[in-house]
RNA sequence: AGAGUUUGAUCCUGGCUCAGAACGAACGCUGGCGGCGUGGAUAAGACAUGCAAGUGGAACGCCAACUGGUGAGUAGCAAUACCUGCCAGAAGGAGUCGCGUAAGGGUGCGUAACACGUGGGCAAUCUGCCCUGAAGUUCGGAACAACCUGCCGAAAGGUGAGCUAAUACCGAAUGUGAUCUAUUGCAGGCAUCUGCGAAAGCUCAAAGCUGGGGAUCUUCGGACCUGGCGCUUCAGGAUGAGCCCGCGGCCUAUCAGCUUGUUGGUGAGGUAAUGGCUCACCAAGGCUAAGACGGGUAGCCGGUCUGAGAGGACGAUCGGCCACACUGGAACUGAGACACGGUCCAGACACCUACGGGUGGCAGCAGUCGAGAAUCUUUCACAAUGGGCGAAAGCCUGAUGGUGCAACGCCGCGUGGGGGAUGAAGUGCUUCGGUAUGUAAACCCCUGUCAUCUGUGAGCAAACCUUUUGGAUUAAUACCCCGAAAGCUGAUAGUAGCAGAAGAGGAAGGGACGGCUAACUCUGUGCCAGCAGCCGCGGUAAUACAGAGGUCCCAAGCGUUGUUCGGAUUCACUGGGCGUAAAGGGUGCGUAGGCGGUCGGCAAAGUCUGAUGUGAAAUCUCCGGGCCCAACCCGGAAAUUGCAUUGAAAACUGGUCGGCUAGAGGAUUGGAGGGGGGGCUGGAAUUCUCGGUGUAGCAGUGAAAUGCGUAGAUAUCGAGAGGAACACCAGUGGCGAAGGCGACUCCCUGGACAAUUCCUGACGCUGAGGCACGAAAGCUAGGGGAGCAAACAGGAUUAGAUACCCUGGUAGUCCUAGCCGUAAAUGGUGCACGCUUGCUGUGGGCGGAAUCGACCCCGUCCGUGGCGAAGCUAACGCGUUAAGCGUGCCGCCUGGGAAGUACGGUCGCAAGAUUAAAACUCAAAGAAAUUGACGGGGGCCUGCACAAGCGGUGGAGUAUGUGGCUUAAUUCGAUGCAACGCGAAGAACCUUACCUGGCCUUGACAUGCAUGUGGUAGGAACCUGAAAGGGUAACGACCUCGCAAGAGGAGCUUGCACAGGUGCUGCAUGGCUGUCGUCAGCUCGUGUCGUGAGAUGUUGGGUUAAGUCCCGCAACGAGCGCAACCCCUGUGAACUGUUGCCACUCGGUCGUAAGACCGAAGCACUCUGUUCAGACUGCCUCGCUUCAACGAGGAGGAAGGUGGGGAUGACGUCAAGUCAGUAUGGCCCUUACGGCCAGGGCUGCACACGUACUACAAUGCCCGAUACAGAGGGAAGCAAGACCGCAAGGUGGAGCAAAUCCUCAAAAUCGGGCCCAGUUCGGAUUGCCGUCUGCAACUCGACGGCAUGAAGCCGGAAUCGCUAGUAAUGGCGCAUCAGCUACGGCGCCGUGAAUACGUUCCCAGGCCUUGUACACACCGCCCGUCACAUCAUGAAAAUCGGUUGCACCCGAAGUCGCUCGUCAAAAGGCGCCUAAGGUGUGGCUGGUGAUUGGGAUGAAGUCGUAACAAGGUAACC
Repeated sequence: AGAGUUUGAUCCUGGCUCAGAACGAACGCUGGCGGCGUGGAUAAGACAUGCAAGUGGAACGCCAACUGGUGAGUAGCAAUACCUGCCAGAAGGAGUCGCGUAAGGGUGCGUAACACGUGGGCAAUCUGCCCUGAAGUUCGGAACAACCUGCCGAAAGGUGAGCUAAUACCGAAUGUGAUCUAUUGCAGGCAUCUGCGAAAGCUCAAAGCUGGGGAUCUUCGGACCUGGCGCUUCAGGAUGAGCCCGCGGCCUAUCAGCUUGUUGGUGAGGUAAUGGCUCACCAAGGCUAAGACGGGUAGCCGGUCUGAGAGGACGAUCGGCCACACUGGAACUGAGACACGGUCCAGACACCUACGGGUGGCAGCAGUCGAGAAUCUUUCACAAUGGGCGAAAGCCUGAUGGUGCAACGCCGCGUGGGGGAUGAAGUGCUUCGGUAUGUAAACCCCUGUCAUCUGUGAGCAAACCUUUUGGAUUAAUACCCCGAAAGCUGAUAGUAGCAGAAGAGGAAGGGACGGCUAACUCUGUGCCAGCAGCCGCGGUAAUACAGAGGUCCCAAGCGUUGUUCGGAUUCACUGGGCGUAAAGGGUGCGUAGGCGGUCGGCAAAGUCUGAUGUGAAAUCUCCGGGCCCAACCCGGAAAUUGCAUUGAAAACUGGUCGGCUAGAGGAUUGGAGGGGGGGCUGGAAUUCUCGGUGUAGCAGUGAAAUGCGUAGAUAUCGAGAGGAACACCAGUGGCGAAGGCGACUCCCUGGACAAUUCCUGACGCUGAGGCACGAAAGCUAGGGGAGCAAACAGGAUUAGAUACCCUGGUAGUCCUAGCCGUAAAUGGUGCACGCUUGCUGUGGGCGGAAUCGACCCCGUCCGUGGCGAAGCUAACGCGUUAAGCGUGCCGCCUGGGAAGUACGGUCGCAAGAUUAAAACUCAAAGAAAUUGACGGGGGCCUGCACAAGCGGUGGAGUAUGUGGCUUAAUUCGAUGCAACGCGAAGAACCUUACCUGGCCUUGACAUGCAUGUGGUAGGAACCUGAAAGGGUAACGACCUCGCAAGAGGAGCUUGCACAGGUGCUGCAUGGCUGUCGUCAGCUCGUGUCGUGAGAUGUUGGGUUAAGUCCCGCAACGAGCGCAACCCCUGUGAACUGUUGCCACUCGGUCGUAAGACCGAAGCACUCUGUUCAGACUGCCUCGCUUCAACGAGGAGGAAGGUGGGGAUGACGUCAAGUCAGUAUGGCCCUUACGGCCAGGGCUGCACACGUACUACAAUGCCCGAUACAGAGGGAAGCAAGACCGCAAGGUGGAGCAAAUCCUCAAAAUCGGGCCCAGUUCGGAUUGCCGUCUGCAACUCGACGGCAUGAAGCCGGAAUCGCUAGUAAUGGCGCAUCAGCUACGGCGCCGUGAAUACGUUCCCAGGCCUUGUACACACCGCCCGUCACAUCAUGAAAAUCGGUUGCACCCGAAGUCGCUCGUCAAAAGGCGCCUAAGGUGUGGCUGGUGAUUGGGAUGAAGUCGUAACAAGGUAACC
């Protein structure tokens, strides 16, 4: 310090999430030791038990175990025992009295307050114990507890009588002194006054206890002297407390007004003291937008956590303050309380009870129950520190010091160290070679921390006190004080520490491993189970689930959850924004407030600076020190950013005084204007009325219909009525604050602008509330109503059409008066002022020069536009009219949805407006720009795309493929174009993958290992069987080495590894293929532009079949495509010359001849093959913006503008097709999903579709005659001539592995027939007879002959092919193949057209541009109702609580007052106030609630299609 997440990608806005630190924590797994800390956060819920406040006998009386002394009595000889007096002491007991109990300890209910913090004030106060000083401490008296005794009560307790002490109580004296009264002096101050004095008067005190003692006195008790403690009065101090004030610190305005003791005064009461604190009277005030009053929440602070800081959150432990003590109220005592372990009353709860009545208060320490995710021992000691009492010893002390429990936190230590490679085993992975765990282990050598055992063994301890002693003091060897020595005191604890012993022995886990975020593989699972902080994983190859191995991080802990701060500059003071992302108020006027020109003086509020006081300690920081270190602790410094007082300064801000004119305003003059209000007037048009002319239609639409019209419309002429709006002018022109304003003219009236520079003298800017204005629609009342027109009606459209279109039509639109107060009220841009390069229009003024002139030109001010500099901006864009640079003020924003909604308030007649949430839900929502894709957007262009033509399909029959149906099976695949005569270039068996049945199991086939094997391998023949298979079995081998025996191999058998699978996944793949498309595109390097995605290049102007070429250009080049190079064909040349050819020449045969055949010769020609030539817009003319590219025409040429055809298929798209061609990952089967066999099926047939063939006939059919090809094929082959058969075919076999032999045309042409008909068309179907192939033609072959002679007479909607040697038409060949379903496919040649004006439309494609809410990309996205489920929420008759106000009733205890009481007091009576309670009525708030409203969410529901493209009616308010 950042990161992830919106997109195909980008930049921005913006939210969500993560990494950090922390915790009084909890939970899960795990757990060795020690130190120091911490530990009921919830129920201020209820509490059993024990303890937590006593102490003093040196204040007092009483009882008294016991001890000592002494005396009497009884028993005894006595010692002695027992009993009983007196004296002294005394543990202990209750009581009186004093002090303490108001501290310490606990908790955080209440409290938004002078409660707290900080700084002040008290001239308005008190203060026990303590300290200092001054003075005193005299004389008396009467009681009451205890005790004894009577009574009542279960108890708690109460009551009567009697005795008694005091440092208890009362009276008197004294008065240093104090209070009060008035007088006065000095000093001071703050208004009342205060302090110190002087003198006078009134009033007011006290208590004793105890130690010691020389002299003197004595009734021997003492007096007296002396010391200590105490008591009283006063003054001062210290400490503590009380009261008052300035400032500071929560949320809410959906709380805007609150208040009657309220605000003030006078007087009185009350208090320690001021004060409405209380009361009487008087006045009517007081608080509030700087937030009163109300509601919610909360103890406050030092500090703690976090943060760079500023801040934010919190307020455990420790410390300061406050509040509280079962709940509520009250006072008493006291220095101090309205009192945690006191009192009284009321209430709730609990306990005891004899039912009459009593008792209690853990938010003290432990502990229990309860609720809860959750928080400890019913421990030890007063040894230390501190507190209370006491003269002291001492006692008390759950304060405190310790121990225990808890990984709750922080800190420290350990669980071993070194060596050790056969890199062991095991386990994981593996490409099977290896590799990881891993020096890790084993093994060897060491060490001894912690724990264990044994031994030793501290410090915290010094005082008080006692004894002895020194000094000081004294009358004193008393006491007190200051020392010295000795003695006494340890809960923790036999602990820490130290020493010794033994042995690696007792001591490691948790989480994570897709990205963020360090760390990867295997197996299982298969959108299941599950994970998840966010994004997201999981649908058969999951680094994301679960397990394992490995790795990473931390470590006695590790994770999870919760919470806080951080990151978040995401409330922005530091440090944000508002044109389009959330965000400028609809506009103005103006109040409070904020801000404010220039010069000078004064003062010093802000400001700056110095000093002083304070800012407690602890904490934090730094330095130093102590525990072995650290945590922890100690000392010092710094810090405590603050507040107050005081001194100084005077620039700036504020204040005040006085000036100025540049801001602002006024004055004068002038022109411009749809500025506003009112009145008058006008013409055009629509409609209507009347009259004339006139006749059949008019109107309306995409097309129609409703409608109007023969009762005379529309049209046309004339006259009239009425309402509304004002054509042209008219202009990014004018005016206005905005809304808005448009005929002419008159009246009234606002503002702006310019010129003059005369006046005022900062009078200014903004503006929360407030007030005014405010389009359209809407509302109220009254008018008006021509046209238009919600609603409504009708007609169309449509699947529907409550719409769009049409015909009508009412509110309304208009006027007057009044409401409403909103709009995409927009420049989506608040107002004002200043500053900052320009160019160019336009409106209104003024000036200059010039002129006849008011034109033009130049300058200047105000307005209104365009383009642009710097700058700004995420970009788009803005740019002197800023969205630039600055200042001032206002308004507004803080993720999307829920929602501008609910509730509440305000306004309104209503409609509604305004103000304005939450629960819940999502991880986005959004802005700008980019690349694509798309559009029922645009432009340009191309294509048999349309058009123009020719011929088909769709109708018939048949063939073939597909779907469907059927079936035991009808194997599988292909499914819009781009499946359907497709895989299949050929299913009777085979093929064959399917079905039925019969069989085999290392297998039909491959490799390896092992075993057995010579009568082995092979195998005639036989049995069984449909075959396969099973069984028997004559005969009977081979190779290598070796002399041989034998060994090995091959083969076979058995067993094990394995084979095998047309089983699955084409969505795991390779390869191949289809398609867009032979369309002209697809990219890269460098440069440049842009924050970036990207752009440029590749766009533009021309041109082309073409991203083809040319020109231009921030681009310059290049690659894959195009073209060319290749093949065939068209012309020529050269070469070649058999199997091809035969012109010339020769010979032979035949023939009258023409000529035919054969041979020689030859290679001229044809031809075969090879190699060349040729065509390049090269030449000419014209066109075009170009001396270009190119186009048009022409010449020449066999061929002319890529000559024709083929091969060739860019980057990519379709998860396109194929696991069944082969290959291949994974999964699955293994006596079967493998293998063999027979038979069947793939051919099945109500039906539907595709592709073909044959036809429907006369351009035809039939018969006869007759001519001309090319390309192929041929040995298990092609087969001639000849013969047989009507024919298919047969017999036979010359020739030919082929330019040699074989196979070799039809249409055309010629002649004849048919005569328009279901025919001499058509040939389906069927019967019979045959032929051929084949093991076999039944299912299920082809062909022939005879017979039969179906549908069909040119085909609906629709649809296909083709632009020239093409379509159409005719035949021939080949592959597959025994044969064939071929009418299919692939080729070949013959004959051989028509048409194209053209690009509007349909389809497809290319380029540019535009819009977009699409990017799975329009087969996209997406809206609303309805139905279902879940969730939260509003309303709601009503109902149950909480809290609070008001009125009234009742009224405990208690203070106070009055009264009574013979003085005084108590008791009693009365009164005021008043807790709790009750009745009634309001406010606020929470829960429940039949029903109901909308909302949100939820893979595959219904209906439509509103939005996004011109979204098919532009969208929106």
About this RNA
This is a predicted structure of a 1517-nucleotide RNA (small-subunit ribosomal RNA) from an uncultured prokaryote. The coordinates come from a structure-prediction model, not an experiment, and the mean pLDDT is 83.